[in-house]
RNA sequence: UUCACGGAGAGUUUGAUCCUGGCUCAGAACGAACGCUGGCGGCGUGGAUUAGGCAUGCAAGUCGAGCGGUAGCCCCUUUGUAGCAAUACAGUGGGGCGAGAGCGGCGAACGGGUGAGUAACGCGUGGGUAAUCUACCCUCAAGACCGGGAUAGCCUUCCGAAAGGAGGGGUAAUACCGGAUGUGGUCGCUCCGCGCAUGCGGAGUUUUCUAAAGGUGGGGCUUCCGCCGCGAGGUGGAACCUGCCGCUUGGGGAUGAGCCCGCGUCCCAUCAGCUUGUUGGCGGGGUAACGGCCCACCAAGGCUUACGGGUAGCUGGUCUGAGAGGAUGGUCAGCCACACUGGGACUGAGACACUGCCCAGACUCCUACGGGAGGCUGCAGUCGAGGAUCUUGGACAAUGCGCGAAAGCGUGAUCCAGCGACGCCGCGUGGAGGAUGAAGGCCUUCGGGUUGUAAACUCCUGUCGUGAGGGAACAACGUGCGGGGUGUGAACAGCAUCUCGCAGUGAUGGUACCUCAAAAGGAAGCCACGGCCAACUCUGUGCCAGCAGCCGCGGUAAUACAGAGGUGGCGAGCGUUGUUCGGAUUCACUGGGCGUAAAGGGUGCGUAGGCGGUCCCGUGUGUCGGGUGUGAAAUCCCACCGCGUAACGGUGGAACGGCACUCGAAACUGCGGGGCUAGAGUGCAGGAGAGGGGAGCGGAAUUCCCGGUGUAGCGGUGAAAUGCGUAGAUAUCGGGAGGAACACCGGUGGCGAAGGCGGCUCCCUGGAAUGCGACUGACGCUGAGGCACGAAAGCUGGGGGAGCAAACAGGAUUAGAUACCCUGGUAGUCCCAGCCCUAAACGGUGUGCACUUGGUGUGGGCGGCUUUAUCCCCGCCCGUGCCGGAGCUAACGCGUUAAGUGCACCGCCUGGGGAGUACGGCCGCAAGGCUAAAACUCAAAGGAAUUGACGGGGGCCCGCACAAGCGGUGGAGCAUGUGGCUUAAUUCGAUGCAACGCGAAGAACCUUACCAGGGCUUGACAUGCGGCUGGAUGCCCGCCGAAAGGCGGGAGGCCUUCGAGGCUGCCGCACAGGUGCUGCAUGGCUGUCGUCAGCUCGUGCCGUGAGGUGUUGGGUUAAGUCCCGCAACGAGCGCAACCCCUGUGGCUAGUUGCGACCUUUGCCGAAAGGCGAAGAGCACUCUAGCCAGACUGCCUGUCAUAAGCAGGAGGAAGGUGGGGAUGACGUCAAGUCAGUAUGGUCCUCAUGCCCUGGGCUGCACACGUGCUACAAUGGCCGGCACAGAGGGUUGCAAAACCGCGAGGUGGAGCUAAUCCCCAAAACCGGCCUCAGUUCAGAUUGAAGUCUGCAACUCGACUUCAUGAAGCCGGAAUCGCUAGUAAAGGCGCAUCAGCUACGGCGCCUUGAAUACGUUCCCGGGCCUUGUACACACCGCCCGUCACAUCACGAGAGCCGACUGCACCCGAAGUCGCUGAGCCAAUCUCGCCUUCGGGCGGGAAGGCAGGCGCCGAAGGUGUGGUCGGUGAUUGGGAUGAAGUCGUAACAAGGUAGCCGUAGGGGAACCUGCGGCUGGAUCACCUCCUUU
Repeated sequence: UUCACGGAGAGUUUGAUCCUGGCUCAGAACGAACGCUGGCGGCGUGGAUUAGGCAUGCAAGUCGAGCGGUAGCCCCUUUGUAGCAAUACAGUGGGGCGAGAGCGGCGAACGGGUGAGUAACGCGUGGGUAAUCUACCCUCAAGACCGGGAUAGCCUUCCGAAAGGAGGGGUAAUACCGGAUGUGGUCGCUCCGCGCAUGCGGAGUUUUCUAAAGGUGGGGCUUCCGCCGCGAGGUGGAACCUGCCGCUUGGGGAUGAGCCCGCGUCCCAUCAGCUUGUUGGCGGGGUAACGGCCCACCAAGGCUUACGGGUAGCUGGUCUGAGAGGAUGGUCAGCCACACUGGGACUGAGACACUGCCCAGACUCCUACGGGAGGCUGCAGUCGAGGAUCUUGGACAAUGCGCGAAAGCGUGAUCCAGCGACGCCGCGUGGAGGAUGAAGGCCUUCGGGUUGUAAACUCCUGUCGUGAGGGAACAACGUGCGGGGUGUGAACAGCAUCUCGCAGUGAUGGUACCUCAAAAGGAAGCCACGGCCAACUCUGUGCCAGCAGCCGCGGUAAUACAGAGGUGGCGAGCGUUGUUCGGAUUCACUGGGCGUAAAGGGUGCGUAGGCGGUCCCGUGUGUCGGGUGUGAAAUCCCACCGCGUAACGGUGGAACGGCACUCGAAACUGCGGGGCUAGAGUGCAGGAGAGGGGAGCGGAAUUCCCGGUGUAGCGGUGAAAUGCGUAGAUAUCGGGAGGAACACCGGUGGCGAAGGCGGCUCCCUGGAAUGCGACUGACGCUGAGGCACGAAAGCUGGGGGAGCAAACAGGAUUAGAUACCCUGGUAGUCCCAGCCCUAAACGGUGUGCACUUGGUGUGGGCGGCUUUAUCCCCGCCCGUGCCGGAGCUAACGCGUUAAGUGCACCGCCUGGGGAGUACGGCCGCAAGGCUAAAACUCAAAGGAAUUGACGGGGGCCCGCACAAGCGGUGGAGCAUGUGGCUUAAUUCGAUGCAACGCGAAGAACCUUACCAGGGCUUGACAUGCGGCUGGAUGCCCGCCGAAAGGCGGGAGGCCUUCGAGGCUGCCGCACAGGUGCUGCAUGGCUGUCGUCAGCUCGUGCCGUGAGGUGUUGGGUUAAGUCCCGCAACGAGCGCAACCCCUGUGGCUAGUUGCGACCUUUGCCGAAAGGCGAAGAGCACUCUAGCCAGACUGCCUGUCAUAAGCAGGAGGAAGGUGGGGAUGACGUCAAGUCAGUAUGGUCCUCAUGCCCUGGGCUGCACACGUGCUACAAUGGCCGGCACAGAGGGUUGCAAAACCGCGAGGUGGAGCUAAUCCCCAAAACCGGCCUCAGUUCAGAUUGAAGUCUGCAACUCGACUUCAUGAAGCCGGAAUCGCUAGUAAAGGCGCAUCAGCUACGGCGCCUUGAAUACGUUCCCGGGCCUUGUACACACCGCCCGUCACAUCACGAGAGCCGACUGCACCCGAAGUCGCUGAGCCAAUCUCGCCUUCGGGCGGGAAGGCAGGCGCCGAAGGUGUGGUCGGUGAUUGGGAUGAAGUCGUAACAAGGUAGCCGUAGGGGAACCUGCGGCUGGAUCACCUCCUUU
């Protein structure tokens, strides 16, 4: 540079992430089937299931040139009869054609079908046959002589229903038999050559045995014979010559076949041992041939993924795949096997024979019941079964096969046609133009959009189909005729061969193809449209109906259901289902893993096996190179070519990845030999150690016993009780007994392979490390099976038994408590002997070797240096820890003790559940262990890490959270709201905090939404259109009526250009209307966490990623407030501040406010003076605007020199001065469709509208929120003060008068700093004296007042009377930290009035307490655990109950296959026998016409008989598999069942593993083990300084 080729992923576990891992999808393919649809052609292809049964027809014949013969027909000749004759009939002779049957030959063993069986030398591949056969064919050599006797057919007799058979009489051959010959062959013998053994080949030889058949054509001199002829002669035949076909023997070839061998060829080890003709030998039989193939005898061997079970024809190929591989074996081709099932042989070159035979069996058919017949897995066809697979077609024209000399005959092989969209390929259903973008459909925001150039319409074309006409190739051989050449031959016959010409032969088919004609005329569907995956809207439906490959859709706006419109995809098809490969590196050779996801064996020793240091020589197994043979064809690939193209086909090439033989190479590997010492081992030396086994000894402690002292308790717990103790416990002292365990030392110290090992001494004994480098010389590593060891619990037998302690008992706890706690307590724990063999047997990390930066502890040994020292220091080796680099890892983490980098070997994994279970096997005394499935079911189950949330986890910190206080609620009566109940209706909403004096800041009517009744229907209200009216509406009157409303009557009036207009009514149409539904379709607004301090972003950095960092940390704050630090630096929303009110001061302003000083004046007074008015004034108060002031600014201390904190000064106010407004990101599908708005939906003489009356007020109850009280800090009476903020003209209302009072009369003043509405508690005085009262005021009666159309249901208030409960409130619970609580009154909104004791405000009086943060509640930050994420109101376990499903066990029962033993034993081969039967040859006798005949015998053969074997069948007994089974066991699944709460947080007793016991259940307890346990403290180690 060129060519060729070439590997795509996605969905689904989570709140999110990375990983592991399964499930699912997109692709291609098919002998397909099913659904919808369907125009034509070409080429292919089509019973995959019942190797189930079959009617009918056809599928193997042919040869007369092998033979005897011949029905019938034709021709010639001739005779007879009849007839005039033609002619007919019968017959003779000759010739021709020739059916059917028979003898004989060849074929029938091919072709065609199927896949049952077969796991095998069956197939594939490569070899062997010196162990073989081969008809027909080719070639070579030799031969073919002489005889003989039968038998079918035929005739005849007989039996039988039939099928068929028996006897007798004739006859032929290329049928059969005897003899001769022997080129040869063969047996024997001799010799030679060769070979891997047996042996093979060749030569010779007095030896043995061994063959045949003729047919047909031509020829003509001679000879012979027959016939005709007197003869000549003619004619036929034979001999003879010759051609062809055949025959025999032998050699060779070709083809085909047999047998043998190497290698390859599915699953199960829950099949591990199998085998007696078995393995071998000798001899024999048998075969074409080797062989235990068969038999007798001898020996005792042989095999091992054997034996057994399941499944299956194998291959070339086919499909898929990047490939490696996987799957498959239909059509085509090669091989095999089979032919109704089983057995058997015969014939033959070849068969154990698809359309042959015999026997047995099942089945079907015929039958005269005695017997017979049959075999479609040939072609077509039929029934059955099945989801499913075709015509009872044409032709031998071609190709091929059989026979024949040939013509030819036969051929369901084959070639064609038919049917099926079953597949592949091709073509068409039209092309161009065509916008007002028609109509219709659909959608719509109503504007429009889309269907859509699509149609219509105009022009054009003519494929396919239709009609008409023409019309192929496949055909050339052979043959016949004519001609020529060559050969054979005596031959110009004949024959053979080559060649030229002519004739004749086509099923498909009048098809392909060509031409013409007419006309867009006859020809489009299917699937999909949530993601994967390309394509969206409307309507209907409402967890229904349905969809679905996975994830998942559907519960009123569904792009997911159904329909429609539109769109996407493919197109005579399109989808679905099934199956295979792919994707799936998800069995990983290419190309995976095992610390925690599934996965390292509990540990070691070691067998087979695998792997193996260094040097040399040899060899040439593997390996590499060359050559040769083979690897059939077809297929695939490439090139070219042929059908119009393609599919399809032809020719050539390449390829066929392989196997075998041969020549060569020698690095590596193997093998043989010889060396070496670095691996490994041995030896020697001195040390370390809870290494193992045995024996002995010791002290402390517990318990028990005895004795002393001593008394009333002890013990135990959260608190108790059971228990022990006055019969003297506990306590204490002394003595004794007994068993078990060994404090301190003691240590991430030591030893061991692991389990494990701990007082001291002795004995026996294993291993490792260090040092020396003497010895051996690869002796090594690993290790399937195997063997040994193996904690605790448990088992057997025998001891022992102090303490502890399953079970058990009692006491507590509890709803219960089969537990946790307590008191007791038995197995057991201990020892000996023997079993068991399992653990979280864990470093969850197999063993060995090598390599790869470091730091720092610690145990053992050694060396160096140096010493008093074997103290330190430095170094080496081995062990054991921590931290950490590179690297690895999904991450966590590992990191020279690897989880790094490599090598060797072993073990193990392949989604979760079912299940370490069932069955089977092995082991065990048992418990149980080891090995180890399936059905079914799920779309996950998991690992690590992240963010949250949560914890009966931890740390820090806030809040009237607790505590400290004050006052309440919960008790009473009443008010009010709610639930409930009631009701015709008691309208609706709000429902933990955060509903309940809430919406409602005003329900007698109205309101009003509810109920009953009465009414209205273009409507009570809006807009528009059409028609009518010119009247109206309104007003007045009358009638009915409860009203609404209805009916009737009357007066009356706009404008005008005379068309009309405005307005109105009526009718009609659009529409109005709805407090009907959905707050889970919404907007808006609101509540709540919470005025909590938080919530985020940009960029950068870290992490594969979710995400982290910032925001964590140290301080500090009310605050993520500020400071410091820091891979962060900044920023935003929040905090704070800015705003309002209030607290101090100043300035400005001065009416309606103020009123000091001043002036005037009225009244009272003796006066002082008081009260009032006016003016002046604005000083003060006040009003309301501006400004000042507070900022940790100053001082001291403290802290880190910071931020800040503490104290102080000044100040009206001090550390946000007090209060308000202000509510981050978000949470609660929180609340509201009934405030309004609004999508959708529903109603339309009603779910709309009007009216009257009723209800919302109903009352046995329950709760919330309040009011008033229970009294003396009080009540009552009298007196007497002091506010603020508000309101007021359909209003507030003064004075005055009336009424006890509510109130009335009255009306000054005030549109308001002007007038009006306006305090109470307090304070002063008096009474009450602890009483259900002079407390309290409910209830009830009576009488009133006011508002209002109207106070009955159902108003408020007043007066008189009545005087209930209640004497301070159980469990529990609420508010408040200062001008607060508490107490007192006042105002306002709504409003005619008012159920207000509510709400919103205002002022007056005015406290107590806070040690403190342990606890309750809520919250913030950090951290930790988590199986939670709808987030602990979470998750989740087991029994029980119900339903469904699959499975195990089960007295058994049934079936299939099969082993063994025995019985019976068909056909048949073989053997023995064979007195019966038999023509040929031999022999004997008789007869003879000498040709021969007859009879006897022999040989030989046959029937028959017997025997061995032997199919089917039978009996008995086993094995395997399957089905079924009362009952039973667990398992799985299933929106709302029962009991508990085991696990996840320290899950409330940490959990889990093994084992044992116990218990409704999860589980509990004992013993040993693990951390995959939280938390606190301590210890040790490490890191940093």